Predicted 3D model of a 1390-nucleotide RNA (small-subunit ribosomal RNA) from an uncultured bacterium.
The prediction has a mean pLDDT of 85.
It matches the Rfam family "Bacterial small subunit ribosomal RNA". Gene Ontology terms of the family: ribosome and structural constituent of ribosome.
The sequence is in RNAcentral, with records from ENA.
RNA sequence: AGAGUUUGAUCCUGGCUCAGGAUCUACGCUGGCGGCGUGCUUAACACAUGCAGGUCGAACGGGUGUACAGAAGGGAAGAUUACGGUCGGAAGGUCUGUGCAUGAGUGGCGGACGGGUGAGUAACGCGUGGGCAACCUGGCCUGUACAGGGGGAUAACACUUAGAAAUAGGUGCUAAUACCGCAUAACGGGGGAAGCCGCAUGGCUUUUCCCUGAAAACUCCGGUGGUACAGGAUGGGCCCGCGUCUGAUUAGCCAGUUGGCAGGGUAACGGCCUACCAAAGCGACGAUCAGUAGCCGGCCUGAGAGGGCGGACGGCCACACUGGGACUGAGACACGGCCCAGACUCCUACGGGAGGCAGCAGUGGGGGAUAUUGCACAAUGGGGGGAACCCUGAUGCAGCGACGCCGCGUGGGUGAAGAAGCGCCUCGGCGCGUAAAGCCCUGUCAGCAGGGAAGAAAAUGACGGUACCUGAAGAAGAAGCCCCGGCUAACUACGUGCCAGCAGCCGCGGUAAUACGUAGGGGGCAAGCGUUAUCCGGAUUUAUUGGGUUUAAAGGGUGCGUAGGCGGCCUGCCAAGUCAGCGGUAAAAUUGCGGGGCUCAACCCCGUACAGCCGUUGAAACUGCCGGGCUCGAGUGGGCGAGAAGUAUGCGGAAUGUGUGGUGUAGCGGUGAAAUGCAUAGAUAUCACGCAGAACCCCGAUUGCGAAGGCAGCAUACCGGCGCCCGACUGACGCUGAGGCACGAAAGUGCGGGGAUCAAACAGGAUUAGAUACCCUGGUAGUCCGCACAGUAAACGAUGAAUGCUAGCUGUCCGGGGGGAUUGACCCCUGGGUGGCACAGCGAAAGCGUUAAGCAUUCCACCUGGGGAGUACGCCGGCAACGGUGAAACUCAAAGGAAUUGACGGGGGCCCGCGCAAGCGGAGGAACAUGUGGUUUAAUUCGAUGAUACGCGAGGAACCUUACCCGGGCUCAAACGCCGAAGGGACAUUCCCCGAAAGGGGAUUGGCCAGCAAUGGUCUUCGGCGAGGUGCUGCAUGGUUGUCGUCAGCUCGUGCCGUGAGGUGUCGGCUUAAGUGCCAUAACGAGCGCAACCCCCACCGACAGUUGCUAACUGGUCAAGCAGAGGACUCUGUCGGGACUGCCGGCGCAAGCUGCGAGGAAGGCGGGGAUGACGUCAAAUCAGCACGGCCCUUACGUCCGGGGCGACACACGUGUUACAAUGGCAGGUACAGCGGGAUGCCAUGGGGCGACCCAGAGCGGAACCCGAAAACCUGUCUCAGUUCGGAUUGGAGUCUGCAACCCGACUCCAUGAAGCUGGAUUCGCUAGUAAUCGCGCAUCAGCCACGGCGCGGUGAAUACGUUCCCGGGCCUUGUACACACCGCCCGUCA
Repeated sequence: AGAGUUUGAUCCUGGCUCAGGAUCUACGCUGGCGGCGUGCUUAACACAUGCAGGUCGAACGGGUGUACAGAAGGGAAGAUUACGGUCGGAAGGUCUGUGCAUGAGUGGCGGACGGGUGAGUAACGCGUGGGCAACCUGGCCUGUACAGGGGGAUAACACUUAGAAAUAGGUGCUAAUACCGCAUAACGGGGGAAGCCGCAUGGCUUUUCCCUGAAAACUCCGGUGGUACAGGAUGGGCCCGCGUCUGAUUAGCCAGUUGGCAGGGUAACGGCCUACCAAAGCGACGAUCAGUAGCCGGCCUGAGAGGGCGGACGGCCACACUGGGACUGAGACACGGCCCAGACUCCUACGGGAGGCAGCAGUGGGGGAUAUUGCACAAUGGGGGGAACCCUGAUGCAGCGACGCCGCGUGGGUGAAGAAGCGCCUCGGCGCGUAAAGCCCUGUCAGCAGGGAAGAAAAUGACGGUACCUGAAGAAGAAGCCCCGGCUAACUACGUGCCAGCAGCCGCGGUAAUACGUAGGGGGCAAGCGUUAUCCGGAUUUAUUGGGUUUAAAGGGUGCGUAGGCGGCCUGCCAAGUCAGCGGUAAAAUUGCGGGGCUCAACCCCGUACAGCCGUUGAAACUGCCGGGCUCGAGUGGGCGAGAAGUAUGCGGAAUGUGUGGUGUAGCGGUGAAAUGCAUAGAUAUCACGCAGAACCCCGAUUGCGAAGGCAGCAUACCGGCGCCCGACUGACGCUGAGGCACGAAAGUGCGGGGAUCAAACAGGAUUAGAUACCCUGGUAGUCCGCACAGUAAACGAUGAAUGCUAGCUGUCCGGGGGGAUUGACCCCUGGGUGGCACAGCGAAAGCGUUAAGCAUUCCACCUGGGGAGUACGCCGGCAACGGUGAAACUCAAAGGAAUUGACGGGGGCCCGCGCAAGCGGAGGAACAUGUGGUUUAAUUCGAUGAUACGCGAGGAACCUUACCCGGGCUCAAACGCCGAAGGGACAUUCCCCGAAAGGGGAUUGGCCAGCAAUGGUCUUCGGCGAGGUGCUGCAUGGUUGUCGUCAGCUCGUGCCGUGAGGUGUCGGCUUAAGUGCCAUAACGAGCGCAACCCCCACCGACAGUUGCUAACUGGUCAAGCAGAGGACUCUGUCGGGACUGCCGGCGCAAGCUGCGAGGAAGGCGGGGAUGACGUCAAAUCAGCACGGCCCUUACGUCCGGGGCGACACACGUGUUACAAUGGCAGGUACAGCGGGAUGCCAUGGGGCGACCCAGAGCGGAACCCGAAAACCUGUCUCAGUUCGGAUUGGAGUCUGCAACCCGACUCCAUGAAGCUGGAUUCGCUAGUAAUCGCGCAUCAGCCACGGCGCGGUGAAUACGUUCCCGGGCCUUGUACACACCGCCCGUCA
């Protein structure tokens, strides 16, 4: 600091989204340690239990316990006894006194602090700064003075009453630092006088008179207390300036309301309260109402300005179950006080009572969610006390939670060209990876053991045997989470197959997914990591800093004008704004900076610094207040001028309609064409005269006027504005303008007129699939006038008003001046208006450009993504119609602006093509052939499907082919390579059996191997690696092909233009078959295409003449280049020539065009072929071949027999033959070229009606063989389903082949179908072409060939022309299209 996302691409506008930081968080996965923090955000919901406020005996009485002393009384044990008793005196009880302790009570102080919470509150509540001359202040401090003398009660207690209890009552006794008089006292209160002072009321001091009016004692003898007054300190109360959320779809609010006077009340001011009087007060600078909210220091974010927040800590406020109230007190309207009411809970004997965790723990509930019913008063602080001490859930600590921040660890070193394992792989390898293992070390933290603090001033330590230190042992106990398509750092495999799923935005997934799931690998962070929620940022996307409004959202329809805002030149003064110095405040904490302490850090401690507000002293440029002056802004005046500015009245002609009359006759009218309509009852047309209403032809124009809407015949009257000239007057009087007021096209509304034309609605006629439209005939509101309403518009320059400044050129309208001219053209200067072009500048661009959208200033209005929607609700206006104001839910990732390149247009211009037209012949009807669809089938294998599939892949399906079906076999396999194992050391022939064959089983001969020989063996079996697949994907591909299209196009380099996409070049003019060339030119060149170079044909020449040819010479035959010979000719073959608009005339700048031109075999590209630019159709082909991936492996491989590819109710394409006389048939007779030929072509002869057969010469070919038909001549047929036509069928044959049943061709005889020229529609062809005639070849045993590819014979017609249909090229225009018009898109329904 930015990025993604609108488009084919671009620039802009604009929204959405992301990366950052933060949190009292929560959730998911995971989790070693410590320090410091932090922890109910929800139900101010309800609460069991315990604790959280007591203390003082040095104020007091008295009860109890205990100790001691004393007293009365008491009499035990024991001793003694003369048994009667005596001595003895204990324990317990009573009383008195003292000490200690303690329950309750009187009394004092404290329970108003501390602690909690955020409900309420938009407020002087809070913050900040002031004020109180309008106040209080217990305890504390300082000072002054005083404390004399009396009195009467009352709790406790005792007895007793009521009651379940809580509690209440009665009688009797008693004390005080409790209570009450009296005395004394003023500096208190009231009145008077004097002095001093202040911002007003007023304050202070002195003095005088009157009145009121204090006290308390206790003691340990040290002291502690008491009263009054004054002062201080502390704490509080009240008042004021400023600041403090949202809504105007809340605009008016208020009755103690605002003020006064009198009184009451208070510590104190005050309508705080009461009575009376006045009628005020607040509000657009936002009152009132509604919603939301405790405020601040601060916290988060941000560069800052700002935005958001107010949890912890600190200050203030408010609250304490809800609401109300006061009492006590220095202080409360009182969290753990009181009273009343209410809800709830609990107790109850039903009569009554008790209670208040928003204190600390804890419970239930709510919730996504938030802890222990812990320890201690050791420290700090608080209350009481003289003190000891007591109390203290304040506080200090501990516990729980990764909730946050900070720190530490989970080991370190070494260790392979690199283990295993896992993953990938092109199988070679690569990755995890020095990672591990191994070896050598260390020892943080945790654990164990020992020592052991500071925190405490003399004693006293909850924390705590804690922190910390030391020791021993051992790598041991300690890593996860998220992500890897782009943004954004990190990629592969498999699975899945628009499924499952992901997703913050764009978007992924429909069979090779870096986006889903898993794995391997990688990236990030780390005891955490992700997600969710929220805030700021990015967002200059509310713009003060720092935005806009012609077309993207946005200028009010226009003017006048109120408040407000802003305001010319000179000068004086003041000092409010402004600036500066000094001072006060700005609490602490926090943040920044400097320093210090815990090992570091977090954390903690010390020091220091700001804006703001207040005071004070200055400055005077600018703004402002006040005063003086000025004239250039503005206005007034005088002169002149233009105009469809407005209002009213009057007048005019043309047109239209209509009335009357005349002429006149059959139609008129209307349309693309018609019809409705009008018309013989006389229309239309025409003439004359009348009537009515409305609008004003020509002039007329980027003309003029007006604020806008708007304004057009002529005249008159009234009236508004504007311009120019003069420079006399006023002296800033100005600009803008929220509300407000006025004006405001058309349509519309009300009332009253008017009504010719036109014409919503409506009717009829047409059009159409329909036609509630467009067209036609009619026609009512309305259109016109008056008055009144309405108040909108693409009310537009889509551009608010005003002022100043910033190159020019040119037209026009209205003025002024000068020159010139002399009826006045024209030129120059100048002011105002209205246009065009253009510099700078601006703008996203288009464009704007002194009439700004430029540069500036002032004021107003308006905008903040699209849809929902200018809708709903509310309010205001309106007679209504409707207008103004004006949302939200929900939904989308865009919606847009300008420009670019294409494509497209029933847009334009230019041009081309058998594209149309002009012609000729066909197809579409028939039969047959063939292909396809469909259907059928065990199978009818597969592919090709608009043009660009359909006699296509097929240039040869009876078996084979063959991929399909049925059946029978094989499984290292039909072929080939390699390896291993066993027997074993070597391979061919013939035959037999089963079988449909394949295959299976067996025998034999020869050769070979081993072995001296005899003899034996001579292949088989098993396993593995490679096989095989016409199985899938042509949308994974290569290669090849079709098509646009043999169309003239497609691009590049450099330069130039543009922010950019891109443009220019390649456009324009002429020309061409052509982006062919010429000219012009910010372009200059170049490449792929075009053309040419190549082949065939047409003419000539040269060379060469056999198998070709034969003019001359010779020979020769029935004839014949038959032979000698010849190269002249034809021809064959090779190499050359020739044509280039070269020449002439015309046109043209040129390129070039043109001519019945010349010449020439050929003339303007001579004819034909080959040759196919960048690209388009995810076009075709995995079945020709190749190939990635997927799939099958006793089968989806392979072999064989048979069947099928040949089916047939239909439909289509391509063809063949016909329908006949330009013909058929019969007879006669002539002339080609390309080609082919050895299991071949076959002369010739013979046989057969014939297909063909038999015999057989020649020829691997300019030599032999295959070879024409139409034409021509003669005859016949005579318009008929025929002597046309030949399908179909019957019979008989021939040939090929292992085999013609399914399923061949051909021949002969017989049969003789449909068909008499073909609907809509449609195809080919522009010359040796169409048409027509036959011939050859490939494939091939044969052939379903009527197909395909070639060859020659005969041989036309027509083209005015480019409007239209189709396709194409170039330029231009519009576009909301860009998978591009087979597009996009709207409405209804589901």